[in-house]
Context: one part of a larger RNA
RNA sequence: UUGCAGUUAAAAAGUUCGUAGUUGGAAUUCGGGCGAUCUUGGCGUCAGCCCGUCGCAAGACGAGUGCUGGUCGAGGUCGCCUCUCACUGCCCGAGGACAUUGUGUCGUUUACUCGGUACAAUGGAUUCGGGACACGAUUACCUUGAAAAAAUUAGAGUGCUCCAAGCAAGCCUGUGCUUGAAUAUGUUAGCAUGGAAUAAUGAAACAGGACUUUGGUGCUGUUUUGUUGGUUUUUGGGACCGAAGUAAUGAUUAAUAGGGAUAGUUGGGGGCAUUAGUAUUUAAUUGUCAGAGGUGAAAUUCUUGGAUUUAUGAAAGACUAACUUCUGCGAAAGCAUUUGCCAAGGAUGUUUUCAUUAAUCAAGAUCGAAAGUUAGGGGAUCGAAGACGAUUAGAUACCGUCGUAGUCUUAACCAUAAACUAUGCCGACUAGGGAUCGGUGGCUGUUCUUUUUCUGACGCCAUCGGCACCUUCCGAGAAAUCAAAGUUUUUGGGUUCCGGGGGGAGUAUGGUCGCAAGGCUGAAACUU
Numbered sequence: 001u002u003g004c005a006g007u008u009a010a011a012a013a014g015u016u017c018g019u020a021g022u023u024g025g026a027a028u029u030c031g032g033g034c035g036a037u038c039u040u041g042g043c044g045u046c047a048g049c050c051c052g053u054c055g056c057a058a059g060a061c062g063a064g065u066g067c068u069g070g071u072c073g074a075g076g077u078c079g080c081c082u083c084u085c086a087c088u089g090c091c092c093g094a095g096g097a098c099a100u101u102g103u104g105u106c107g108u109u110u111a112c113u114c115g116g117u118a119c120a121a122u123g124g125a126u127u128c129g130g131g132a133c134a135c136g137a138u139u140a141c142c143u144u145g146a147a148a149a150a151a152u153u154a155g156a157g158u159g160c161u162c163c164a165a166g167c168a169a170g171c172c173u174g175u176g177c178u179u180g181a182a183u184a185u186g187u188u189a190g191c192a193u194g195g196a197a198u199a200a201u202g203a204a205a206c207a208g209g210a211c212u213u214u215g216g217u218g219c220u221g222u223u224u225u226g227u228u229g230g231u232u233u234u235u236g237g238g239a240c241c242g243a244a245g246u247a248a249u250g251a252u253u254a255a256u257a258g259g260g261a262u263a264g265u266u267g268g269g270g271g272c273a274u275u276a277g278u279a280u281u282u283a284a285u286u287g288u289c290a291g292a293g294g295u296g297a298a299a300u301u302c303u304u305g306g307a308u309u310u311a312u313g314a315a316a317g318a319c320u321a322a323c324u325u326c327u328g329c330g331a332a333a334g335c336a337u338u339u340g341c342c343a344a345g346g347a348u349g350u351u352u353u354c355a356u357u358a359a360u361c362a363a364g365a366u367c368g369a370a371a372g373u374u375a376g377g378g379g380a381u382c383g384a385a386g387a388c389g390a391u392u393a394g395a396u397a398c399c400g401u402c403g404u405a406g407u408c409u410u411a412a413c414c415a416u417a418a419a420c421u422a423u424g425c426c427g428a429c430u431a432g433g434g435a436u437c438g439g440u441g442g443c444u445g446u447u448c449u450u451u452u453u454c455u456g457a458c459g460c461c462a463u464c465g466g467c468a469c470c471u472u473c474c475g476a477g478a479a480a481u482c483a484a485a486g487u488u489u490u491u492g493g494g495u496u497c498c499g500g501g502g503g504g505a506g507u508a509u510g511g512u513c514g515c516a517a518g519g520c521u522g523a524a525a526c527u528u
Base pairs, nucleotide, nucleotide: 004499006497007480008479012496014367016365017364021360022359023358026252031082032081033080034079035078036077037076038075039074040073041072042071043070046069047068048067049066050064051062052061053060054059088134089133090131091130092129093128094127095126098123099122100121101120102119103118104117105116106115107114137201138200139199140198141195142194144192145191153184154183157167158166169178170177171176210246211245212244213243214242215241216240217239219237220236221235257357258354259353260352262349263348265346266345270342271341272340273339276320277319280316281315282314284312285311287309291302292301328335329334372413373412374411375410376409377408382406386402387401388400389399424495425494426493428487429486431471432470433469436466437465438464439463440462441461442460443459445458446457447456475482476481501528502527503526510521511520512519513518
């Protein structure tokens, strides 16, 4: 590993990208024929043998899971052929069907005319053995074999008296004889052998490709030209450069995989600028007046220096109500006034293009609510800390009145949340329904007008992609429940992360990141 789990019991990194790693779509030889052999079935109106009865015999009749063959099928194995061949080319040796020529002989013929046969020579399909060189697509995988020290282990034989053991022993008449001391296992790696499904890699695209013929350039060797030496040619072997010819000359397909282009869309996706709305608070002006606030009840608090309240415009900073939904967009965090600009995205349509470019991902990187930190700005509201009033046995709280940091923004940090769907990502399949959002297609559909169109809006149907929902004995699950949490003891689609009783403890220590707060990594003793 086979073979555990991860919604809620321990547990899926907050999110996306991404290298190593791991994994990765389909397709190329399928068929047919012949022969050998084995198994099996039919044909007793196929043949022979065997058997029984009758018969002197010839023969006649009969019977059969009998034997051998024949014929017609079916199946298995092996070999060959079918464009399929390293089953190769070269040298040496051994056979050699067959063909041609010559000579002898036998038969034959009008005829050395034809046939057979023996010998010699030449060619030669093809078979076997040996040698050196050239050269060949390469592995994984499976099969068989050699090898893998014995003792050990498993296991055969055997009356150590049994057994643990041991490798012995047993027979009959001694000139003694007969035996045994097996066998198996032996991963991986390496060697040899056969197979060619599966998996991987390779080859011809700037032809520097294959094969055949031919020309040239350059290097080099042997042998023969009576001998020796020189030069050149011929010839043999590599190398290089052309030319011509041969060929069906050479590019698989276009994945309900992926990327790109393109068309009309779509969205509260992002950034920058612009614009609006009411509310709140404050200050100003204004009218009236004795209370106003606040609470369970009060008080702290404000108030004839006019509070609260009414009206009028103003300023400031924040926020974006109702519309607002089991709706949309975004990787997540998140995103809602108008308009403009900027770049980006998804889905859909497409007889567009590339052609495996893909999936998931240690390391590494991006973004990452709120709180918090640093330096500016801004400070309306709310409001940790703090102060006070209540409540209370007490109240360092809940309630109330104030109120600093903060809340907002710019520039930088921080990197965590019940960052939750407490549910990784990609792919396939398994079930019915009606809604809804976005795109597309269809209709003698309805409707607005201009009079028909064309657009819109609506209706119905179909389809692709979303957020969800309903029903249910698909199935699952401890259940709650779940169309995924199903297709799991009938266990394996690919890939990543992570958990192993409760505490101690996300602590100590070390490392690293951070200005800090802290983050990431992360124990043990002990206890139960």
RNAcentral holds the full RNA, with entries from SILVA. The part of an RNA shown here (small-subunit ribosomal RNA, central domain) has 528 nucleotides and comes from a metagenome. Rfam family: Eukaryotic small subunit ribosomal RNA. Its family is annotated with ribosome and structural constituent of ribosome in the Gene Ontology. A reference for the family is Yusupov et al. (2001), "Crystal structure of the ribosome at 5.5 A resolution", Science.